[in-house]
RNA sequence: AUUAUCGCUGGCGGCAUGCCUAAUACAUGCAAGUCGAACGAGAAUAUUUAUAUUCUAGUGGCGAACGGGUGAGUAAUGCAUAUCUAACUUGCCCCAAAGUGAGGAAUAACUAUUAGAAAUGAUAGCUAAUACCUCAUAGAAUACAGGAAGGCAUCUUCUUGUGUCUAAAGGAGCGUUUGCUUCGCUUUGGGAUAGGGAUAUGUUGCAUUAGUUAGUUGGUGAGGUAAGGGCUCACCAAGACGAUGAUGCAUAGCCGGUCUGAGAGGAUGAACGGCCACAAUGGGACUGAGACACGGCCCAUACUCCUACGGGAGGCAGCAGUAGGGAAUUUUCCACAAUGGACGAAAGUCUGAUGGAGCAAUGCCGCGUGAGGGAUGAAGGUCUUCGGAUUGUAAACCUCUGUUGUAAAGGAAGAAUAGGUAGAAGAGGAAAUGCUUUUAUUUUGACGGUACUUUACCAGAAAGUCACGGCUAACUAUGUGCCAGCAGCCGCGGUAAUACAUAGGUGGCAAGCGAUAUCCGGAUUUAUUGGGCGUAAAGAGUGCACAGGUGGUUUAUUAAGUCUAGAUUUUAAUGCUGAAGCUCAACUUCAGUCCGGUCUAGAAACUGGUAAACUAGAAUACAGGUGGGGGUAAUGGAAUUUCGUGUGUAGCGGUGGAAUGCAUAAAUAUACGAAGGAACACCAGUGGCGAAGGCGGUUGCCUGAACUGUAAUUGACACUUGAGCACGAAAGCGUGGGGAGCAAAUAGGAUUAGAUACCCUAGUAGUCCACGCCGUAAACGAUCUAUACUAGCUGUCGGCAGAAGUCGGUGGCACAGCUAACGCAUUAAGUAUAGCGCCUGGGUAGUAUGCACGCAAGUGUGAAACUCAAAGGAAUUGACGGGGACCCGCACAAGCGGUGGAUCAUGUGGUUUAAUUCGACGAUACGCGAAGAACCUUACCAACAUUUGACAUACUCAGCAAUGCUAUGGAGACAUAGCGGAGGUUAACUGAUGUACAGGUGGUGCAUGGUUGUCGUCAGCUCGUGUCGUGAGAUGUUUGGUUAAGUCCGGCAACGAGCGCAACCCUUAUCCUAUGUUACCAGCAUUUAGUUGGGGACUCAUGGGAGACUGCCUGGGUAACCAGGAGGAAGGUGAGGAUGACGUCAAAUCAUCAUGCCCCUUAUAUGUUGGGCUACACACGUGAUACAAUGGCCAGUACAAAGGGCUGCAAUACUGUGAAGUGGAGCAAAUCCCAUAAAGCUGGUCCCAGUUCGGAUCGAAGUCUGCAACUCGACUUCGUGAAGUUGGAAUCGCUAGUAAUCGUAGGUCAGCCAUACUACGGUGAAUACGUUCCCGGGUCUUGUACACACCGCCCGUCAAACCACGAAAGUCGGUAAUGCUUGAAACCGCUGUUCUAACCAAUUUAUUUUGGAGGAAGGCGUCUAGGGUAGGAUUGAUGAUUGGGGUUAAGUCGUAACAAGGUAGCCGUAAUCU
Repeated sequence: AUUAUCGCUGGCGGCAUGCCUAAUACAUGCAAGUCGAACGAGAAUAUUUAUAUUCUAGUGGCGAACGGGUGAGUAAUGCAUAUCUAACUUGCCCCAAAGUGAGGAAUAACUAUUAGAAAUGAUAGCUAAUACCUCAUAGAAUACAGGAAGGCAUCUUCUUGUGUCUAAAGGAGCGUUUGCUUCGCUUUGGGAUAGGGAUAUGUUGCAUUAGUUAGUUGGUGAGGUAAGGGCUCACCAAGACGAUGAUGCAUAGCCGGUCUGAGAGGAUGAACGGCCACAAUGGGACUGAGACACGGCCCAUACUCCUACGGGAGGCAGCAGUAGGGAAUUUUCCACAAUGGACGAAAGUCUGAUGGAGCAAUGCCGCGUGAGGGAUGAAGGUCUUCGGAUUGUAAACCUCUGUUGUAAAGGAAGAAUAGGUAGAAGAGGAAAUGCUUUUAUUUUGACGGUACUUUACCAGAAAGUCACGGCUAACUAUGUGCCAGCAGCCGCGGUAAUACAUAGGUGGCAAGCGAUAUCCGGAUUUAUUGGGCGUAAAGAGUGCACAGGUGGUUUAUUAAGUCUAGAUUUUAAUGCUGAAGCUCAACUUCAGUCCGGUCUAGAAACUGGUAAACUAGAAUACAGGUGGGGGUAAUGGAAUUUCGUGUGUAGCGGUGGAAUGCAUAAAUAUACGAAGGAACACCAGUGGCGAAGGCGGUUGCCUGAACUGUAAUUGACACUUGAGCACGAAAGCGUGGGGAGCAAAUAGGAUUAGAUACCCUAGUAGUCCACGCCGUAAACGAUCUAUACUAGCUGUCGGCAGAAGUCGGUGGCACAGCUAACGCAUUAAGUAUAGCGCCUGGGUAGUAUGCACGCAAGUGUGAAACUCAAAGGAAUUGACGGGGACCCGCACAAGCGGUGGAUCAUGUGGUUUAAUUCGACGAUACGCGAAGAACCUUACCAACAUUUGACAUACUCAGCAAUGCUAUGGAGACAUAGCGGAGGUUAACUGAUGUACAGGUGGUGCAUGGUUGUCGUCAGCUCGUGUCGUGAGAUGUUUGGUUAAGUCCGGCAACGAGCGCAACCCUUAUCCUAUGUUACCAGCAUUUAGUUGGGGACUCAUGGGAGACUGCCUGGGUAACCAGGAGGAAGGUGAGGAUGACGUCAAAUCAUCAUGCCCCUUAUAUGUUGGGCUACACACGUGAUACAAUGGCCAGUACAAAGGGCUGCAAUACUGUGAAGUGGAGCAAAUCCCAUAAAGCUGGUCCCAGUUCGGAUCGAAGUCUGCAACUCGACUUCGUGAAGUUGGAAUCGCUAGUAAUCGUAGGUCAGCCAUACUACGGUGAAUACGUUCCCGGGUCUUGUACACACCGCCCGUCAAACCACGAAAGUCGGUAAUGCUUGAAACCGCUGUUCUAACCAAUUUAUUUUGGAGGAAGGCGUCUAGGGUAGGAUUGAUGAUUGGGGUUAAGUCGUAACAAGGUAGCCGUAAUCU
């Protein structure tokens, strides 16, 4: 934007528009008639008869070829634009001229008879004309003949003669008898109008349509036509069209215009206007000025209707209307009042043209649904942080207005140069009619009592629709819970949805709003304006070359292109500009203007043409050297293999490791000899040659090209190139050779889960030669060819030059410039020109089909349906790699000791159970939460109870009691009874009642806070400013060193800064100092005893200080720093701890706590008793104890540290074998107690055994805690005395006061299942070559198809479902042709049959006639619509089955690709078939 449709809604008016589909079929009515002033007849009416008026069928004239409809056909017989017609016609109309004379024969109507159902006729008879016929006259036309003039020509004009051809004594009016006027008619000339014909240009797609054509192309002659022409025919010739796209197929009415767009364009062809075509389908002519005729005729076909079955009738793509089809398109209306048309002298008649009304929001335009005030910011709704906010001045209410509406009254324009009637004037005329002009009067309106105006009345009757995640203006609540649904694209929905549904609110538009469909735009996304082709899609594998395109310098000329000016033609409406009319607008009107064509004049720069010249392009000549350029013939040595002979003996060969294989029949090795084939080491080089593919020993012969030098010759001879032709690696194919090595296939051996592979041993095609095919490669510089121009530096090859240098080739770096970036950069991917080829999202697919080529393999050309929202390029940051470099870590290695085996403890899984409460699950769960489950804890189970509740707050009422004690019942909670009773009286407590509420270890750690684990105490993580880059980003932070460290130093487009590192903190190691009680005791006294006096030295304790900083020395180094040394208690962060950057793991925890939302509320809450968390075929983790002699046992004996203690630790003493008991000193602790440290040391015993090892298990008897040790505690004594003799694969910890080993203490706690955990000290090692490997981490770099980031991505078969497509024995149709056959109607031709008024002839054989001319019918023929038939062409539908393709949250098998993807990948080809 729309001829729109659908959903919801709907007040008014104006102007427009209204079957896009079935050119499907049509009921009914109407749409073309008119003239009595052409004619006869009839009927009716009027009148006194003649007669008049009106009407009707028929003859006749004109019209019906206009107007109206539709777009089927048509790709040119069309349309548009322009030109021509000397090749033509034109009724009615206009102008001019001349005429309109004389005769004749019929016929319809009508009447009678008659056929038929009807339609329609037949026969006989009567009659008229402006119907028909003959003659006269004239011009014209035509034919022939003659003359003159003109023209390039066919011819034209004038003129003379001869032949042929024409009219209605008509109608009307007037006057009157000579007529006049007018309407007609005839002829000629001209005009106007309308047509016919021709030419040029333009006018859709497909080349998977490449050849077409036989009246075809042309000529001569004839015919035909209004007219040129193969338009038709006879003859002659063989042409004509076509890659500038013929022919064929498909699609389509064309244009003015319309929509869109800045334009160029693209799309379109409703309404209005022009042209064309068509009228049920096909063919045909007649009439006519005009038709091959929408409402005419004939024929054929299909369909419908009537029928008496004999036969007839019909054609809405006219206006209404009906059925059908469809998403979809109106009234069976009014009127001829206006405009226009037909007829008529006119009045007038007719007119579904037209003017109007009706229906439809179908579109455009305009108006309205009220305006002003009005805060208590009402009620209601919604939300809420519960305070409020919002709806919202919105409403109510007050004051106004009255567009529209309703009612009433008035009331147009459109109507006149129209018609009628009456009159006047003028010219001519004898006059009248008539003609021209004019005056008065009268008549005519479908729309319609409409537009419009006025008055009255009431805010009364008039708002919806879509959206609200982004694009895109506009947000909240509830419901739902990957469901229901939304969606234009991205996408939303899995329990807090601004995206679904509803509500409130908001935004947009508004009598409409949205959705759908279609076109243009945005899209520079087909690029003329205005794109590209190294890597994104895209340069044919390469050359030669015809057509085509383009083309060097100078001069002259021309004027085709080009430019300027003018004229002319066309230019309806629309569009644009300016005005005007409807109240405005839409709408309408007026004026101006535009594109295009033609002609004339001018210009001459550029392009083109012509002519002449030039040498810079190109080519030639002469000279020279270069080269794996090509072809062919010959020839050489090294090596492999094979064969022969000799020497020689047991292995050889091969691999990651092996095996198959070869070898005592003598291999491998070695020496000599021989044979054969293939390839040519070194030289050898981003070196050379070639168009590309490609080319490599040496020599001969034949041959192509480039380069350099000279500047002698030609004088634009050039560049590019569709079709065409040629060459074209490897593999492959055919025929014939050849065959050493290598080697698809194949066989065997390995590897492996498998291994039809990678590895190994063999091995055939093939590789080689000759001839012939194939024609493809990642045929690559992924870069077409040619030419010119645009800074340089440097290496190398060939030539020239004495040198500087220069020409040609081939590389590297780099400026300008270009590029998305990477990069390119005189060898361009820069700047330009010329030509060719190619591209237009991914997949399907280089597939299908058709065609061409090929022996085949296959190659060339080359789609679509369907499907996706991406595919792709370059670069960036990460992550990753069975990539690289560097570095670190108990990471490995070197060591020591363990785990994994046994028994037990403990945790987990699993199983079981009424319940075995819950959580934690690689590292980072599993002696974890739990620093302690008999009851409690406790969350679980069973049973019994309670319901405002065990606990909090508030309100109301009541009581004087409550707590407590005793008894009874009960498993207990609890219930009942009794005792007792301080204090208090607005309080507190208790009870009752009800309401708000309590309560929840119920869910969600994936809604959260907080806390924590881990990477990791790893050295990293960032920012500001600047700079670089289109940008993401980079730089800094990289680099060279150094460090434990992004620690520090040097360098550097960076300069600084922050969080981390380090340091600051604590403990520990040395010293100094101060103070000495409960600690200490050297000297002095004293004691059993630091017991006491005393001391303040020491130890120790508590404070405060010092000390270590690479400070010093040597060496190295620019420095940082490193190595060594000195001193020092300690030396290079002294040791240990605390301390954990940005972040990762939706890591853990809703059961510590807090908390949103959801859920339960006589229960998922609360209380109680008992049970369970302690189960036990089994599996795993973490530990304890062991297996023994470096030991066990017995006896004696020595030395700690750090803790704890009043509900507590508890000494001495006594009892017990012992656990422990009795009892209780001391101690709120440097004072007392727990409390003996143990390993160790000394002595003894055991003597390698399942033991004097080991202690599980079990029995008995006890102790203690506690209401209570049965499920289910610890300990003691006696007895019992299991497994186990050092532990498979695998795996853990530790680098020094460490591992190992030994004991001690504490927390929790009535007690304890603690062998755990957290601390403490005693004794006290070994080893580290080193960084190849395993694991983890850091930095840099590299590759990447990964970004949920390798636990990634991803490929193919198979299995399943669905979808579209191809093939297919065939089957069913369509279309256009061809051959044969048949052939209606009609025109034309012929005609010997039949009929026949006018004109002519003849007159008596025939005049009511005969003959002739002419005509009609019939017959025959040519042609032909249609039909039949045959074989093909082409196209569509369908088809068992079959083939691949696509799509589809969680199927199977493997793992091909992306990292060196674990055999680098990929391209072409061949083989194989899992």